A computed fold for a 1507-nucleotide RNA from an uncultured prokaryote, annotated as small-subunit ribosomal RNA. The RNAcentral record of the sequence draws on ENA. The prediction has a mean pLDDT of 85.

[in-house]
RNA sequence: AGAGUUUGAUCCUGGCUCAGAUUGAACGCUGGCGGUAUGCUUAACACAUGCAAGUCGAACGGUAACAUAACUAGCUUGCUAGUUGAUGACGAGUGGCGGACGGGUGAGUAACGCGUAGGAAUUUACCUUUCGGUGGGGGAUAGCCCGGUGAAAACCGGAUUAAUACCGCAUAAGCCCUACGGGGGAAACGAGGCCACUUCUUGAAAGCUUCGACCGAUAGAUGAGCCUGCGUUAGAUUAGCUAGUUGGUAGGGUAAUGGCCUACCAAGGCGACGAUCUAUAGCUGGUCUGAGAGGAUGAUCAGCCACACUGGGACUGAGACACGGCCCAGACUCCUACGGGAGGCAGCAGUGGGGAAUAUUGGACAAUGGGCGCAAGCCUGAUCCAGCAAUACCGCGUGUGUGAAGAAGGCUUUAGGGUUGUAAAGCACUUUCAAUUGUGAAGAAAAGCCUGAGGUUAAUAACCUCGGGUCUUGACGUUAACUUCAGAAUAAGCACCGGCUAACUCCGUGCCAGCAGCCGCGGUAAUACGGAGGGCGCAAGCGUUACUCGGAAUCACUGGGCGUAAAGAGCGUGUAGGCGGGUUAAUAAGUUUGAAGUGAAAUCCUAUGGCUCAACCAUAGAACUGCUUUGAAAACUGUUAGCCUAGAAUAUGGGAGAGGUAGAUGGAAUUUCUGGUGUAGGGGUAAAAUCCGUAGAGAUCAGAAGGAAUACCGAUUGCGAAGGCGAUCUACUGGAACAUUAUUGACGCUGAGACGCGAAAGCGUGGGGAGCAAACAGGAUUAGAUACCCUGGUAGUCCACGCCCUAAACGAUGCACACUAGUUGUUGCUAUGCUAGACAUAGCAGUAAUGCAGUUAACACAUUAAGUGUGCCGCCUGGGGAGUACGGUCGCAAGAUUAAAACUCAAAGGAAUAGACGGGGACCCGCACAAGCGGUGGAGCAUGUGGUUUAAUUCGACAUAACGCGAAGAACCUUACCUGGACUUGACAUAGUCGGAAUUUUGCAGAGAUGCAUUAGUGCCUUCGGGAACCGAGUGACAGGUGCUGCAUGGCUGUCGUCAGCUCGUGUCGUGAGAUGUUGGGUUAAGUCCCGUAACGAGCGCAACCCUUGUCUUUAGUUGCCAGCGCGUAAUGGCGGGAACUCUAAAGAGACUGCCGGUGAUAAACCGGAGGAAGGCGGGGACGACGUCAAGUCAUCAUGGCCCUUACGGCCAGGGCUACACACGUGCUACAAUGGGGUAUACAAAGAGCCGCGAUACCGUGAGGUGGAGCAAAUCUCAUAAAAUAUCUCCCAGUUCGGAUUGAAGUCUGCAACUCGACUUCAUGAAGUUGGAAUCGCUAGUAAUCGUAGAUCAGCAAUGCUACGGUGAAUACGUUCCCGGGUCUUGUACUCACCGCCCGUCAUACCAUGGGAGUGGGUUGCACCAGAAGUAGCUAGUCUAACUGUUUACAGGGGACGGUUACCACGGUGUGAUUCAUGACUGGGGUAAAGUCGUAACAAGGUAACC
Repeated sequence: AGAGUUUGAUCCUGGCUCAGAUUGAACGCUGGCGGUAUGCUUAACACAUGCAAGUCGAACGGUAACAUAACUAGCUUGCUAGUUGAUGACGAGUGGCGGACGGGUGAGUAACGCGUAGGAAUUUACCUUUCGGUGGGGGAUAGCCCGGUGAAAACCGGAUUAAUACCGCAUAAGCCCUACGGGGGAAACGAGGCCACUUCUUGAAAGCUUCGACCGAUAGAUGAGCCUGCGUUAGAUUAGCUAGUUGGUAGGGUAAUGGCCUACCAAGGCGACGAUCUAUAGCUGGUCUGAGAGGAUGAUCAGCCACACUGGGACUGAGACACGGCCCAGACUCCUACGGGAGGCAGCAGUGGGGAAUAUUGGACAAUGGGCGCAAGCCUGAUCCAGCAAUACCGCGUGUGUGAAGAAGGCUUUAGGGUUGUAAAGCACUUUCAAUUGUGAAGAAAAGCCUGAGGUUAAUAACCUCGGGUCUUGACGUUAACUUCAGAAUAAGCACCGGCUAACUCCGUGCCAGCAGCCGCGGUAAUACGGAGGGCGCAAGCGUUACUCGGAAUCACUGGGCGUAAAGAGCGUGUAGGCGGGUUAAUAAGUUUGAAGUGAAAUCCUAUGGCUCAACCAUAGAACUGCUUUGAAAACUGUUAGCCUAGAAUAUGGGAGAGGUAGAUGGAAUUUCUGGUGUAGGGGUAAAAUCCGUAGAGAUCAGAAGGAAUACCGAUUGCGAAGGCGAUCUACUGGAACAUUAUUGACGCUGAGACGCGAAAGCGUGGGGAGCAAACAGGAUUAGAUACCCUGGUAGUCCACGCCCUAAACGAUGCACACUAGUUGUUGCUAUGCUAGACAUAGCAGUAAUGCAGUUAACACAUUAAGUGUGCCGCCUGGGGAGUACGGUCGCAAGAUUAAAACUCAAAGGAAUAGACGGGGACCCGCACAAGCGGUGGAGCAUGUGGUUUAAUUCGACAUAACGCGAAGAACCUUACCUGGACUUGACAUAGUCGGAAUUUUGCAGAGAUGCAUUAGUGCCUUCGGGAACCGAGUGACAGGUGCUGCAUGGCUGUCGUCAGCUCGUGUCGUGAGAUGUUGGGUUAAGUCCCGUAACGAGCGCAACCCUUGUCUUUAGUUGCCAGCGCGUAAUGGCGGGAACUCUAAAGAGACUGCCGGUGAUAAACCGGAGGAAGGCGGGGACGACGUCAAGUCAUCAUGGCCCUUACGGCCAGGGCUACACACGUGCUACAAUGGGGUAUACAAAGAGCCGCGAUACCGUGAGGUGGAGCAAAUCUCAUAAAAUAUCUCCCAGUUCGGAUUGAAGUCUGCAACUCGACUUCAUGAAGUUGGAAUCGCUAGUAAUCGUAGAUCAGCAAUGCUACGGUGAAUACGUUCCCGGGUCUUGUACUCACCGCCCGUCAUACCAUGGGAGUGGGUUGCACCAGAAGUAGCUAGUCUAACUGUUUACAGGGGACGGUUACCACGGUGUGAUUCAUGACUGGGGUAAAGUCGUAACAAGGUAACC
C1' cells in the first nucleotide's frame, strides 16, 4: 500500500466482500513448563451456611467464665467443693470513640451528574498552632436482686447503685446577641510516680509532679456543602413550554446563599443558537483502532457521582437521611403454641436460576493500610498470599552434529522413474525443562527489655532523640536461586492448498452427498465435495463465531459530489442569518506572542535501572495539543468616528417589443337554420360498414344566427422571473437595453422560515357551447380487441369569481460578481466614416452557430462554461421495498407536502466500444422476385420416413443442411434384432507346457451347431540338440463386445458459400475496450483494379497455375481412317497399298481489353467496332479463407473413460428388418390425337466383359433354351439406340387412352423363390378426362423430351443413383415486393446475441409489514378521594426526678403521652395521552427450475416512447 465482484470487452459511478489490528470473550480439535496479569459483559434474579466492625477495665458499677495466690471443708501424695475482686484479666451492662472509612454494584440519572476553569454566603470529629479555663453542687438510671407476662422475640413492675452518663449554680479572656443601655453561655476527670512541707502515720490522704482526658475561643491543615462560565447522545413523524412559574419586598428556615418555604406586589421567564417531550446512557483519566483528523468504547487500576429488597421518613451524630442502624407501607422468604415475630450477600467465599460464558464455602494478619487503646494488644474476606482456568501477554523446551545403499513402507508414474528424504536407521555428542539429592537468600522495619549520651524539667521521675547490647516476630514455603544424579531420555498440534492468498496430485462421489467470506464449485476424467499422499502457514497453540476501528476519500474539517451515473427547490420577492468596495484615525472582541496558575496519580513516549532475557516493575524526564489570569503587538477580520466614488440606486432623453389588465371592432373558415336551383347518391376506409339521403341529401346560390380561434406577416425573431404571450384599435400599467450629464454615498450579494405567482387536467357557483372531444354507443379489424381505424357523442375545452399547486415545470445545468484566444449570423440602442445607402466600421446589451486553451468517465461544455476563483442557498450517499405506510400540515374532493422501517438482492446505473438484430435507412448481388417453359400437391404403383403393430419389426439421420439418406442392391448369408438349441482361454491375437505333420474318407444321430465311430496320410529345414507352419489338449495372463458416451476425442463430412470476405506487423489516434489500415469517389464476378487518404506494407481467401471441351499446327499411324493408285465382291477398308482426311494421344500455337473509336478524372474501367474458331472470366469441372452450427458420424476406421466376462462374447436353425387403419417426402406411369397401334427406313456417345461378354445357327409366341465362333478387347461380344422420318389405322370415347389388380401357364438365378425375387405368355382391364390451398426446377446446347451404359450384383424388388449422347425451345421490362447474402450508416434495455430480452393479472408455497371490531400490559398528564410512619404548628385531656418561688400534700417553668391541623409514601376512582404485544378478517410488498392468460416496453418493438 491494496484486491475480488456489474460487461462480450472498456472506462466511470456505486454498493457488497476480503487481507490488518483488537477483546473481561465463547465454541471445536489439541495440550510440556514457568513468569506477569485477568476472570458473571446475562437476572439491580432469589439466597442455605460461615466469616466481612469493633475496641477501650488508664471512664463506671461490678464478677458470669478462665488462670494465679491465700484460706476453709471433704480429706491418702493429690483431687473435688467452697470463700476472698486480692491479682492477671473479663461475659453481660452503663459510658466514650469508631460502625458516614474501607469493600460492592451501575438500577436510576441527559443533570451543575461529570469534566475543566473560576467564585463567596459556610461548616469541619480526630490532628497541629496560639490564648484562656477545668470551682462547687444535685437528682436519677442500666446492670445485679426480687416478682410477673409471653411459644419465642421481647416486655412490665418493685427495691437498690456508679461514672469522663445527666442537670443546675459560680466564673467568662476570647465568643454570641443587642434597640449599644445591656444581655447570654462552659467543663470531667483518669493513670503513674514522690513524701521536703500539713494531717493520721506500716503506709497513705491533702499536696507536689508527669502524662492523658475535658471546656471556651484563635489560626491552620484536611474533608464536606453551595454558586457560576464553557463542554457533555439521538429524534422536529416532539414546536411551543411554564402559576412558585420569573422578579421584588417582608418573614421563616439552613452550617450557609437562594422561591428553599410562606404572605403580598408585579407579569414575567425559557424556546429554531432547538425549549418542552420521547428514547437511550453512570461521567472522567483512559482503552482499542487510525499516518493523522477522527471513529468506537468506559472490564481490570485511579478520581467523582448514584444506589443498598421496592417506596417513603426522620433520629443520632462533626459528618448519614446511614449496605452488615431505626420507623412505616409493599412484595417475597422463614419461625410460630396462630396470639405474634424474624430477614435483606449490588461485602468475601459459596448455592440455585438465567446464560455461549466467568474461579476456592482456602491461608495469614508476616508486610502495607484502617478502627479502638497510654501501651501490650485486639479486630480487619481491606490487604498480602495460595488454589482453579492456555483467558491474555512474555519467555523456554520437545534435542544437536554426522549420515546415500538415496533402505523399507506409503503415494504417484509416460513403468524408465519421481517423491516422502538426511528424513529414518546407524555413528558421535549435549542435558535447558520435568524427575532425583542436598544447600538456601530477600521480603524484618520495628516494638519490648537492659544500658550509654544528649534534650526537657526543680528533679537523678517520666518523656523524646541518637548509640550499644539482648530477646524474639514469615501466611507464602518442600519459596527464588544454586547444586547432585541418570538418560534422548518426559513433551506437537491445528488450520489451509480454485482466485483474492503462500501451498497439487490420485482415488471415491456424480446438481447427489456436500462446500462457500465474496466471486462461485458439484449434472462420470472435480487442484473448489469426502479420503489419501505431498505441500504451505502458524505453533502450545491453531481454527471458527461475535463485537469494534481500519481499509471506506463509502458523511469527505483534514478529504467528495449534483448536464446524462443518486443529487439544482417550477419561479420570484424578501425576514433572520452568512458574506461584503476605497481611505484615515481610535479600540483591542477575534488573531499573534511572552509570563504565571492549573491540566491528580497511573497510562502513552524517551532515558536509565531491577528481576539470567522479555512481559512486568522502579526512578527521572518529556508530554497532557485544554482552560484561566496577566503583559505586549496592531498587519488582517470585527467595533466606533470621519471622508471617497469604481458597486448599487435615482433623475433626464429618444427608440424596440406576441410583457400584463380591461374595453371596443373586423374578416376568412367550420356548423346550424331559412329560401332557390337540382337528382341519386353522399360520406368514410387499406378495404368496408355503422351513418346521412327520394319526407329531396351531397353539390351549388342567397340570407340569417352563434361560438371559438386569429391564415399570410412568422424568422434557432421579440418580450417576460418562471408558467407563458401571436387579428386590429383605445385606455391604464410593469420591466429591460442604449445615451447624456447630474444627485445619493456601500444604501450591496445570497437567502432557512415566510409571502406571492405558477401549463394542462380536475373541483365549486353561475353563464356559454360553433368546432374538437375523455366517458359512452355503434361499425370494422382480430383467435380475442373493453385498443389502434370509422360514424356519432356527453363532461370538458370558452367567460366571470373561488379553489387545486402538480409536470420530462428541461438548458434534465440555483443566484450574484470577477477573470480567461477567436470567427460568423441575427435583434435593440448609440457613435464614427464616406461613395449618403436596403452602406461600412466600432461600442454596449441580448440571442444563435462554430472553435482554442482548460475541464470532463466519456459524450460533450467552451466569455450565455460544465474553464479559473469568491459569497450564500438547496440537494445526494447501492438497487428494490417506496416517494409507499403511519403520524402531522394543507385541500370541498381528487389529492398534495413532509417522510420511514422490516424484508430482499450483489448488483442497479452512466458514457463509450465491437458484434448481432430491426415489421430503420442507403447502395449492390443471386432463377430471389418478375417474364417464361415444365412439374409437385389430385390418381395408380415404386421407394423412404413417421405412426401403429409385433417375440422382433436391429441401429443411425430430423427445418433449410433427415425422409430413392448410411444401403453402389435384406430370400439364407449380409444381420447388428427376436425365438429356440448348444460353447466358455473361446471364431480371432500374443506367451508357456504337453502331444500330434498338415490334411483326408465313410457311416450314424440331430433342424443344424455339434457329437460318436471310422479311413487314408507321415511332408519341409537341420549344426541331429532341434526348428518353421499347421492341428489337438490344458494353464493363467488375456481375447471378444455393431454395449454407452459424437456433450471426452482424432479423422472424415455437411452447411452458411465459390459468399468476398478474414487477419497481422510497424506507425498513428484514444485513459481504455478499440479505431485507423479494410472507410470515401469510381469500377469489378471479386477487399478486382484505380484515385484519394495517418497510414505504410504483408498474409489466408478472389483470380491465375490443373483437368475437360471449342480452332489450328507438328509428331505418330494399329485394332482406327481411305482421298488418290491398284485388286476383288451382289455388297462391305474385304485386300495391296497410302499417311492426305476423320479419328486416336502426345507436344505446341491461340485471347492479352493486344488494336481502333467513344465515355470516364489524362486513371481503373465500361460501351461499340475490327480481326478471329473463340472476346472481354469463351463453356464445364476440380479447387471451399477466418470461422459458425457442442451440426453429423464411437455402426467405416482409430481412440480416452465407463460397463459385460458360462455373457452385453462366440456358434447354429427358423423368423424378422418386406407387418398396415393412416400421415408426409421423393419418384415412375398416365389421363391421350404435337397422341396410341402396325409396317418400313436412318443417325450416336460413353461404357462393361474370363467364376465374364457370348456372335452366326437351331428350338420356343415369348421370357429363354441348345450350342460355343470370337474376345483379357479402337480388332470380338453386350448392341437392334430411341425420339425422328415415310406410310396405314384409330376419331374424342374411360376409348385401339391408361395400365393397376387378379387368375392361369411358364422361364431364369440360386442349397432354397411360402413368408419374400425378377422376367415371359394368355386372360382380366381399377383409379385416372390435367389436379384446392400451397409449392419446386430451369437463363442455352440450358429447360423440356428421347433412348444408351455402368457400379453394386448368383438373382433382384433400379421407376433409384452415376455417367453418355440424340432432338432441342421460350423469356428476362426491371429490382417495388418475398427469400438469402455483402458494404456503409442509424437505434437498441439484445451478447446463449430477436427462436433475444421482458411486463402485469391470476394460481401455489413461504416471509416480513400496513389497516382492523377490539383485547392485554408498560409509562405518563389532569381532577378527586385517601392518608401509615415522621417532622412542624396548636393543644380545654393524662402524666411528670433535677431548676425557681413560697401560700411547700402547692404553684410556676419545662417535658412526655394523647388529641388535632398542615405536608406526604403506598393505595383508589374518573378521564386523557403515548408505547408495546396480540386479533377474525383484509391491503399491497418480497422471494421461489421448468404453471395460466395475453404481449405493455427495448428496433420506427410493429399505434414513437416518456412525464